[in-house]
Molecule: transfer RNA
Organism: Candidatus Peribacteria bacterium
RNA sequence: GCCACGGUAGCUCAGUCGGUAGAGCACGGGACUCAUAAGCCCGGGGUCGCCAGUUCAAUCCUGGCCCGUGGCACCA
Numbered sequence: 001g002c003c004a005c006g007g008u009a010g011c012u013c014a015g016u017c018g019g020u021a022g023a024g025c026a027c028g029g030g031a032c033u034c035a036u037a038a039g040c041c042c043g044g045g046g047u048c049g050c051c052a053g054u055u056c057a058a059u060c061c062u063g064g065c066c067c068g069u070g071g072c073a074c075c076a
Stems, first nucleotide, its partner, number of pairs: 001072007010025004019056001027043004049065005
């Protein structure tokens, strides 16, 4: 340098081939208990990597850029 895949909650990840985003763990609260933990109930938390384009509407489609992983190429 080229190709592929990926970037979504604090972490690990799902998601819809366009209609306004979820789970588990973690965190906070409650109940239970002599008390703690586990289990149970409830809750908060998101510019969906960035910028533009298309559209009535974009996390999703298109282009560019950034970052990560793998492969290939180059390496006097």